[in-house]
Molecule: FMN riboswitch aptamer (RFN element)
Organism: Frateuria hangzhouensis
RNA sequence: CAGCGUCUUCAGGGCGGGGUGCAAUUCCCCACCGGCGGUAGGUUCCGCAAGGAACGAGCCCGCGAGCGCUUCCACCCUCGGGCGGAAGGUCAGCAGAUCCGGUCCGAUGCCGGAGCCGACGGUCACAGUCCGGAUGAAAGAAGACGGUC
Numbered sequence: 001c002a003g004c005g006u007c008u009u010c011a012g013g014g015c016g017g018g019g020u021g022c023a024a025u026u027c028c029c030c031a032c033c034g035g036c037g038g039u040a041g042g043u044u045c046c047g048c049a050a051g052g053a054a055c056g057a058g059c060c061c062g063c064g065a066g067c068g069c070u071u072c073c074a075c076c077c078u079c080g081g082g083c084g085g086a087a088g089g090u091c092a093g094c095a096g097a098u099c100c101g102g103u104c105c106g107a108u109g110c111c112g113g114a115g116c117c118g119a120c121g122g123u124c125a126c127a128g129u130c131c132g133g134a135u136g137a138a139a140g141a142a143g144a145c146g147g148u149c
Base pairs, nucleotide, nucleotide: 004146005145006144007143008142009141010140016030017029018028019027031129032128033118034117035063036062037061038060042055043054044053045052046051058116059115066094067093068091069088070087071086072085073084075082076081098114099113100112101111102110120132121131122130
């Protein structure tokens, strides 16, 4: 240095204008937003050079939260199930969404253009943007300490 253990801190953005309507930040037109790790031909910087550093994909690969699912507990029941709570993260069901042209040996990442996607519950009316679970959880990031080689 690295891996390991314990702990601490941090860890998500966005409805502005117009229309319809009794009613819509939910519909329609124009807008706005993009978690974490990886991949890297881009950009910037350092270096004489070899080389190094930082940033770099919503839709390529994977992860996370949410819903589902499974298990356990309590209650209800017409014994099929219903409802509430807890746990798991094995399952991967919902988990989403990109093409065209250019350059090039090589691009779903660069340049140009046009598209597309976004948990659950709530609501006077259907929500990526409002309210709620959530002062939560968490991918992970940074740091402190420990002992080993």